[in-house]
RNA sequence: CGGCAUGCCUAACACAUGCAAGUUGAACGGCAGCAUAUUUUUCACUUCGGUGAUUAAUGAUGGCGAGUAGCGAACGGGUGAGUAAUGCAGAGGAAUAUGCCCUAAAGACUGGGAUAGCUCGUGGAAACGCGGGGUAAUACCGGAUGAGUUCUACGGAAGAAAGCUGGCUUUUCGGAGCUGGCGCUUUAGGAGUAGCCUCUGUCCAAUUAGUCAGUUGGAGGGGUAAGAGCCCACCAAGGCGAUGAUUGGUAGCGGGUCUGAGAGGAUGAACCGCCACACUGGGACUGAGAUACGGCCCAGACUCCUACGGGAGGCAGCAGUGGGGAAUAUUGGACAAUGGGGGCAACCCUGAUCCAGCAAUGCCGCGUGUGUGAAGAAGGCCUGAGGGUUGUAAAGCACUUUUAUUAGGGAGGAGAGGUUGUUUGUUAAUAGCGAAUGACUGAGACGUUACCUAAAGAAUAAGCACCGGCUAACUCCGUGCCAGCAGCCGCGGUAAUACGGGGGGUGCAAGCGUUAAUCGGAAUUACUGGGCGUAAAGGGUGCGUAGGUGGUUGUGUAAGUUGUAUGCUAAAUACCUGGGCUUAACCUGGGGAUUGCGUAUGAUACUGCAUGACUAGAGUUCAUUAGAGGGUGUGGGAAUUUCCGGUGUAGCGGUGAAAUGCGUAGAUAUCGGAAGGAACACUAGUGGCGAAGGCGCACACCUGGGAUGAUACUGACACUGAGGCACGAAAGCGUGGGUAGCGAACAGGAUUAGAUACCCUGGUAGUCCACGCUGUAAACGAUGUCAACUAGCUGUUUGUUCCGAAUGAGGGAUGAGUAGCGCAGCUAACGCGAUAAGUUGACCGCCUGGGGAGUACGGUCGCAAGAUUAAAACUCAAAGGAAUUGACGGGGGCCCGCACAAGCGGUGGAGCAUGUGGUUUAAUUCGAUGCAACGCGAAGAACCUUACCUACACUUGACGCAUAACUAGAAUGCAGAGAUGUGUUCUUUAUCCGAGAGGAUUGGUUAUGACAGGUGCUGCAUGGCUGUCGUCAGCUCGUGUCGUGAGAUGUUGGGUUAAGUCCCGUAACGAGCGGAACCCUUGUCCUUAGUUGCCAGCAAGUAAAGUUGGGGACUCUAAGGAGACUGCCGGUGCUAAGCCGGAGGAAGGGGGGGAUGACGUCAAGUCAUCAUGGCCUUUAUGUGUAGGGCUACACACGUGCUACAAUGGUUGGUACAGAGGGGGGCAAAGGGGCGACCUGGAGCAAAUCCUAUAAAGCCAAUCGUAGUCCGGAUUGGAGUCUGCAACUCGACUCCAUGAAGUUGGAAUCGCUAGUAAUCGCAAAUCAUCAUGUUGCGGUGAAUACGUUCCCGGGCCUUGUACACACCGCCCGUCACACCAUGGGAGUGGGCUGCACCAGAAGCAGGUUGUCUAACCUUCGGGGGGACGCUUGCCACGGUGUGGUUCAUGACUGGGGUGAAGUCGUAACAAGGUAGCCGUAGGGGAACCUGCGGCUGGAUCACCUCCUU
Repeated sequence: CGGCAUGCCUAACACAUGCAAGUUGAACGGCAGCAUAUUUUUCACUUCGGUGAUUAAUGAUGGCGAGUAGCGAACGGGUGAGUAAUGCAGAGGAAUAUGCCCUAAAGACUGGGAUAGCUCGUGGAAACGCGGGGUAAUACCGGAUGAGUUCUACGGAAGAAAGCUGGCUUUUCGGAGCUGGCGCUUUAGGAGUAGCCUCUGUCCAAUUAGUCAGUUGGAGGGGUAAGAGCCCACCAAGGCGAUGAUUGGUAGCGGGUCUGAGAGGAUGAACCGCCACACUGGGACUGAGAUACGGCCCAGACUCCUACGGGAGGCAGCAGUGGGGAAUAUUGGACAAUGGGGGCAACCCUGAUCCAGCAAUGCCGCGUGUGUGAAGAAGGCCUGAGGGUUGUAAAGCACUUUUAUUAGGGAGGAGAGGUUGUUUGUUAAUAGCGAAUGACUGAGACGUUACCUAAAGAAUAAGCACCGGCUAACUCCGUGCCAGCAGCCGCGGUAAUACGGGGGGUGCAAGCGUUAAUCGGAAUUACUGGGCGUAAAGGGUGCGUAGGUGGUUGUGUAAGUUGUAUGCUAAAUACCUGGGCUUAACCUGGGGAUUGCGUAUGAUACUGCAUGACUAGAGUUCAUUAGAGGGUGUGGGAAUUUCCGGUGUAGCGGUGAAAUGCGUAGAUAUCGGAAGGAACACUAGUGGCGAAGGCGCACACCUGGGAUGAUACUGACACUGAGGCACGAAAGCGUGGGUAGCGAACAGGAUUAGAUACCCUGGUAGUCCACGCUGUAAACGAUGUCAACUAGCUGUUUGUUCCGAAUGAGGGAUGAGUAGCGCAGCUAACGCGAUAAGUUGACCGCCUGGGGAGUACGGUCGCAAGAUUAAAACUCAAAGGAAUUGACGGGGGCCCGCACAAGCGGUGGAGCAUGUGGUUUAAUUCGAUGCAACGCGAAGAACCUUACCUACACUUGACGCAUAACUAGAAUGCAGAGAUGUGUUCUUUAUCCGAGAGGAUUGGUUAUGACAGGUGCUGCAUGGCUGUCGUCAGCUCGUGUCGUGAGAUGUUGGGUUAAGUCCCGUAACGAGCGGAACCCUUGUCCUUAGUUGCCAGCAAGUAAAGUUGGGGACUCUAAGGAGACUGCCGGUGCUAAGCCGGAGGAAGGGGGGGAUGACGUCAAGUCAUCAUGGCCUUUAUGUGUAGGGCUACACACGUGCUACAAUGGUUGGUACAGAGGGGGGCAAAGGGGCGACCUGGAGCAAAUCCUAUAAAGCCAAUCGUAGUCCGGAUUGGAGUCUGCAACUCGACUCCAUGAAGUUGGAAUCGCUAGUAAUCGCAAAUCAUCAUGUUGCGGUGAAUACGUUCCCGGGCCUUGUACACACCGCCCGUCACACCAUGGGAGUGGGCUGCACCAGAAGCAGGUUGUCUAACCUUCGGGGGGACGCUUGCCACGGUGUGGUUCAUGACUGGGGUGAAGUCGUAACAAGGUAGCCGUAGGGGAACCUGCGGCUGGAUCACCUCCUU
């Protein structure tokens, strides 16, 4: 752009305007208007023939307004309100009607009286009338005739009609006759149409179960076109209903349409058939047909006109308007075609119809260009900076011209009809009419049609959604749980493929996406085709009605079933196959199909029905048998309690511990006696019985059922079972008894934060009995009943039978129960497994996501409590089952650890040191915060460090890079707190190469530029490093096997070990990371080597000294080796691994110590070691300087030191280490000082020298239990040292001072042997500063029975509602907000039942009240009719009383949802009192308690069974 379709789904809401049903003059009287013709009047012109204008007349002609009459208007067109059956669909039926049409028969004769129009008068605003007079007909009426027809008493009786027109003949010109056509009357048949009846099918609700009164039937009458309670009087009492009547809700039905593999499900637009309706309700008239969309009457609502008296109207026809709504078109053209009405026809009418217009509303087709084109242009975007991508895409070059534009040409839809010939039928006919045929004529809305040709030029033509997964398609920026997205899961809290934008991509394409709806997927209502042990779901149990199902066999029948034939199943649609538009959509020919219903006729296997037979199901008979089966009565002993009496004395009782309570008025205890009630120890058992609930002392009586065995009998009598009936634990209710114990409620005592509980002391209903009610439980095997079939093994109860034998023990077989395993099979798994949850059959019950809720309302039952039946709104995306791996448990088992215990010594109390919190401050920098922060980062803050504060300075910067230019150093003033600023003087130049000019390098200065810098933030963006569980023994993999799977196995088990160490067993076999070992050190020995180390022997030598010569023996040093391996013996271990003991040995079972830290956990710690993403800052959050601060101080905590003293202090004397360190160093001897220290400077870069006297110890003395001769804080004074500098703020010395403290509450820490305890020494850091840290040696214990408990850990197992994993999860009240809902004094509507009142129009009946053309008449009247009145029926309306439904309602009930609210902690683990079910009481709340029940309870024990 074109073709073909479709277009108010809502208000059956209201409608302005126009149109949608007329036609016939060939039915009629006529002539208002038009035209023609003729005649006539007057005028003008005249070729005098006439012509034109004008006046009047004639229905004469064409025709025709209004009227009479006929036909049509009941079709066509619209809509779906009503209707659940008066409907529709399929198939049948008999008691009917039928205009026009077709076929056929017969007829059409003869009379009459009116009336509209019209005219005159008159009323009214109008609509519309009223009265007088005249008139026609195919209008109306009588008589005749009667082939059919109807009725009949079978004799008979009743009942019709209309003319008009063409032609011819004739005529008295009025007419008559003949003929053709159209029409008319009666009748028969047909076609089509319409009415009626029957069967089958046709939505939801039982929270609608009873309903109907002309109701059901009869015979009689009426009525209708026709059957019938259709109507009426009478009689009878029926009809429908669980196969769903009645009632309520919803709905037009079908062919078809959409979907689906089908079966089905949803739907009923367009097209076709049927129905219903026409403003709402009622009613009839006319007519063949209507109870009539564009007719009438009445009532009502609404709108309009009005002169206020009264009238008019009905778009759910076509357009169109308002309104409603998310939403649906032009007040168009034409009758050209198709069809319809009328007409003889021409023709007229036709918003039916055909066309056009509007709308991407749908389907179909076409195009928006094609080829070439790499410098892979520019631009955009991304980037790892190289490039990639957009992208041959564009540009450029070469072509084409569909569509659009312009111009020209140009079909088909048109055949009829008419005129006129020819032939022919009818006829007397050449007329008319009919048939065939020729010629001429002939009307196109669409339409500027379709289609064809030409011209010019890439020219006229691309959007929408999406890009996290489902689902095809990815990146950047912005944003920062905001804004937003979202179909579901979900995305967004600073690196968003999910939000928004850009680039790119994907999909579809003149469309794309959203929303709404239907089917599918959904086997998720399961007929095809599901389930019910634990996921939702078996009724609490039985008996039994209807129903469903039913053993073996014969015969008959033929309902089901099945074969064949046949009728119908409209057309269209769908399918197959042809044809026509250029193709397709679309249109169209033919075929099959229409799965169904009917009719006819066969078959008889199976089912049914009828009838006969049978015995295997079922039942009866006989005998035996087990049993807590049921009911009633009687009896019994043990125990509790109470009472009486005796003995007896101070307690008893109770608990985790207590108290309340009882007791000197004599309890408890004990003995004897009495009373009363309830329950029946042991036996007792996955033993028995019963339908279930349930049943337990003994005996008697009454009574039900089962089992076994055997015989006979009945002969399918059976199974299940909706409703129904009966039974039905505990609690509870009513009446009357009874009451010992127990014991809801209640009271008291405890516990506790509280304790309406758990525990204790009491205790009422109740528990018991009788008679009634209730009817529920985890009423469970969470498993309905019955029947059949399908490996075994083992126990047990109870029958029968066989073997055995003297008896017995025992062993088989076969029934009926009841248990444990287990094959096949089943199951989601767990599990079930002849007692099925296996394989089948019959019947019943029940389920369909969680919550709301087994609740509300309604019904039924109940005395009540309550039971039963049983929703919806709303809300969530889950709820649930089984199993798995973890984690957890106030679960279990085994094991380990200074975990406890046994010990030793501490901390917690004091003073001080140090760190932290807190507080303070300008700052008290920052981090670390349970164990695993707190003498930690910090192996050492007076400045520096230093990050903090104050003040002052600098801005390409203190440091780094590039480029360019220029290049000096020293000394010394001034200002300033200093950084810094500003001067003066002197000397003239860094290194290398080159002869030099010059070049290069380094340093410095200046300039420029990117930038530099940050101890700023984020350890929850990170790397690295570290802590911790834990030096705990674990963590995994490959292959195999098992399991649907997650996963398991291995790795579990029996032993053993420090150890997943090793051994054995084993569907596992191996392997890896850990463990162990390898490494370092230490303990013994050997070899080698002896300096700076050592010194036995030899020699020298000193006051003394390895001092010296020498030596390698020893110690030692530092290299290498040996040694220890359960190797040997004994015992033990089933074997083994191993363990215990012993020998030997320096060392014995890992000899001691160290280093070494699996997979992982803690978003553990660290952005302030370092590195680093992102963010922030850039004359400052950077840099520099000075001073201050990190050292503060009501307080709290951690870690330490020193003490409190006699195992001690003080004084004096005296002995013995190891491991370190030393050049800006260690520093000796000597000297000075009370001392710190000073002086001094030998020696030593160290087995040589120095540090450096080790101390505790030992030997003496003194002190004598005291705030001391303990203790040393604090303070005063005086000093020393380091350092630029000791005020804030160092260490040390001396003198003086002499605080607290007399062994430390609750609590808590370390340690198992060279350990604890105690003693000193050294080092790192470091100018100085050590009670800290890291090392070193000296002295040197106690205790461990053991694993019950605390803590932590490992393995196995168990439970789990946890998985962010118990610091988990989670319940209920209360408070607040919102939402839907129940009740509610009521209030207002809708629908409806019953009773009554009322009664328009109309119809039917009655009726002289009035009027009255046709016919009859004896002329009086009659007959008939109209109006009026009246009776019956009845719409609207009204009154009363019910039912039902909707809305609303103060207040009120629970429910749901909500971010962090309050109170508790009920549940999940043994959830800390196991939980849950029913019931009852109580309580803020979850809940608690009583009674009975269940295991869907952990743990332990016992019993039983299975396997080996």
This is a predicted structure of a 1508-nucleotide RNA (small-subunit ribosomal RNA) from an uncultured Gammaproteobacteria bacterium.
The sequence is in RNAcentral, with records from ENA, Greengenes and SILVA.
Model confidence (mean pLDDT): 83 of 100.
It matches the Rfam family "Bacterial small subunit ribosomal RNA". Its family is annotated with structural constituent of ribosome and ribosome in the Gene Ontology.